A computed fold for a 488-nucleotide part of an RNA from an uncultured bacterium, annotated as small-subunit ribosomal RNA, 3' major domain.
Context: one part of a larger RNA
RNA sequence: UGACGGGGGCCCGCACAAGCGGUGGAGCGUGUGGUUUAAUUGGAUGCUAAGCCAAGAACCUUACCAGGGCUUGACAUGCCGGUGGUACCUCCCCGAAAGGGGUAGGGACCCAGUCCUUUGGGACUGGGAGCCGGCACAGGUGGUGCACGGCCGUCGUCAGCUCGUGCCGUGAGGUGUUGGGUUAAGUCCCGCAACGAGCGCAACCCCUGCCCCUAGUUGCCAGCGGUUCGGCCGGGCACUCUAGGGGGACUGCCGGCGACGAGCCGGAGGAAGGAGGGGAUGACGUCAGGUACUCGUGCCCCUUAUGCCCAGGGCGACACACGCGCUACAAUGGGCGGUACAAUGGGUUGCGACCCCGCGAGGGGGAGCCAAUCCCCAAAACCGCCCUCAGUUCGGAUCGCAGGCUGCAACCCGCCUGCGUGAAGCCGGAAUCGCUAGUAAUCGCGGAUCAGCCACGCCGCGGUGAAUACGUUCCCGGGCCUUGUACA
Numbered sequence: 001u002g003a004c005g006g007g008g009g010c011c012c013g014c015a016c017a018a019g020c021g022g023u024g025g026a027g028c029g030u031g032u033g034g035u036u037u038a039a040u041u042g043g044a045u046g047c048u049a050a051g052c053c054a055a056g057a058a059c060c061u062u063a064c065c066a067g068g069g070c071u072u073g074a075c076a077u078g079c080c081g082g083u084g085g086u087a088c089c090u091c092c093c094c095g096a097a098a099g100g101g102g103u104a105g106g107g108a109c110c111c112a113g114u115c116c117u118u119u120g121g122g123a124c125u126g127g128g129a130g131c132c133g134g135c136a137c138a139g140g141u142g143g144u145g146c147a148c149g150g151c152c153g154u155c156g157u158c159a160g161c162u163c164g165u166g167c168c169g170u171g172a173g174g175u176g177u178u179g180g181g182u183u184a185a186g187u188c189c190c191g192c193a194a195c196g197a198g199c200g201c202a203a204c205c206c207c208u209g210c211c212c213c214u215a216g217u218u219g220c221c222a223g224c225g226g227u228u229c230g231g232c233c234g235g236g237c238a239c240u241c242u243a244g245g246g247g248g249a250c251u252g253c254c255g256g257c258g259a260c261g262a263g264c265c266g267g268a269g270g271a272a273g274g275a276g277g278g279g280a281u282g283a284c285g286u287c288a289g290g291u292a293c294u295c296g297u298g299c300c301c302c303u304u305a306u307g308c309c310c311a312g313g314g315c316g317a318c319a320c321a322c323g324c325g326c327u328a329c330a331a332u333g334g335g336c337g338g339u340a341c342a343a344u345g346g347g348u349u350g351c352g353a354c355c356c357c358g359c360g361a362g363g364g365g366g367a368g369c370c371a372a373u374c375c376c377c378a379a380a381a382c383c384g385c386c387c388u389c390a391g392u393u394c395g396g397a398u399c400g401c402a403g404g405c406u407g408c409a410a411c412c413c414g415c416c417u418g419c420g421u422g423a424a425g426c427c428g429g430a431a432u433c434g435c436u437a438g439u440a441a442u443c444g445c446g447g448a449u450c451a452g453c454c455a456c457g458c459c460g461c462g463g464u465g466a467a468u469a470c471g472u473u474c475c476c477g478g479g480c481c482u483u484g485u486a487c488a
Base pairs, nucleotide, nucleotide: 001488002487003485004484005483007482008481009480010479011478012477013476015472016471019435020434021433022432023431026327027326028325029324030323031322032321033320034318035317042053043052064313065312067310068309069308070307073137077136078135079134080133081132082131083130088106089105090104091102092101093100094099109128110127111126112125113124114123115122116121139302140301142300143299144298148296149295150291151290152289153287155285160199161198162197163196164195165194166175167174168173179190180189181188205279206278207277208276210247211246212245213244214243215242216241219237224234225233226232250273253267254266255265256264257263316454329428333387334386335385336384337383338382345376346375347374350369351368354365355364356363357362394425399420400419401418402417403416404415405414441464442463443462444461445460446459447458
């Protein structure tokens, strides 16, 4: 000087408490450990691994396994030799394909020269590309993240980490950065052997909440006319909206408290206050944290193979164990019928209105739309009826049968539909998680990936919409000062 303390003081954070909903029990989905296996590819492992890399494993992907094959190689560059009716296409044989063998037919391209030409072109010669053989090399998702770059996680959006000069100290170092107030904040004020400064904080950026302007093939009977009643038509951009620009909030005003300060409390006005809400943004560093299977890269290793191709299997195994989820155990519920109201987004080998067929998944036809123009397009809620507490009209696992769709192909191993079957489960031990407001809870919708999909995942969107916070003693993490130390 740090680190640590079941030392002290001050102070924060859904840290506890208060409250609401969960997990831990069940079934299923998914990831992991383990076990099994020819292989169940590899990595990630407390917080910070485990719906993670994976925003799509039937083949492909694919890195794994057994088997069949290839070697100058699936790919790059250079050199040497050969060939040049050669590359390429069609064909025949073995084969699951890859690959190997055969040779019949068709048959190019670029450059230079010569000849012919009814100028479009054609013929020949040489060279090149290409192909074959050889060499140098390629190739490696082989190892090392304890050799690295880059990128990322984490402490932590925490309030901090430092520097120049000066001063103090033999020195390590201290001071500044401590102190008194204050703040979300090393935020600001005051004081002070310090005075300044940098990286952080804040602000500048984006979304959202109010208003104005600009702009009107979205919107509006607002005002008029028409109307087969639908902004449908004429017409108009005022409103809604869309998208660009601007205004608005600054403790600016009033009162109180306070060192007359920083600021705090209350009030007015205001759509909004005291950083309005949310996001992007993460200092010096820590964990020899993670990644060599994105990429790049040192070194090591393999080079008829640790490289390359193929078809098949595996990554989907299952006595178990754990994480994260989904669906439930019902009556603020389930079923049936009726009837409303979104937003984000997406759409041309696409979205598909509407009509017909089918109980349905879906099929046939197909308007419109490359899209503020057409389409995908809600559910909970609300109204009416049934169920009456039962393992049930709860719950839907499992299994059987019959079908639909995608795709070369659904046996291993896809999704969906109908009928039948109806399991466990009656609210979950010890323990444990999330959340402070339009949040939790609950309801549906969209998108990426994608032929299809194991999505109940992820990233977003809107609808309905709570309860509680006395307080900081305690648990966890953190900040500042101080104290002890035989630790560094």
Background:
It matches the Rfam family "Bacterial small subunit ribosomal RNA". The prediction has a mean pLDDT of 87.